[in-house]
Molecule: transfer RNA
Organism: Oceanicola granulosus HTCC2516
């Protein structure tokens, strides 16, 4: 150089092109207990890597252009 797959919450990952993007783990407050852990309840947190595009609507689908991975020469 050339193909190929990926990027969502602190970490792991969901989410037919349509109501608010959600789970679990981590975090943060109560309860529970002498205490701690475990458990229950509640709560905070996302310009869905950046830009254009197509659409009445885009995380989704297109194009570039940044990252990270696997082939391959």
């Nucleotide at each position: 150089g050339g193909g190929c797959c990926u990027g969502u919450a602190g970490c792991u990952c969901a989410a037919c092109g349509g109501u608010u993007a959600g789970a679990g783990c981590a975090g943060a407050g109560c309860g529970c207990u002498c205490a701690u852990a475990a458990c229950g309840c509640u709560u905070a947190g996302g310009u869905u890597g950046g830009g254009g595009g197509u659409u009445c609507g885009a995380a989704u689908c297109c194009c570039u252009c940044c990252g990270g991975g696997c082939c391959u020469a």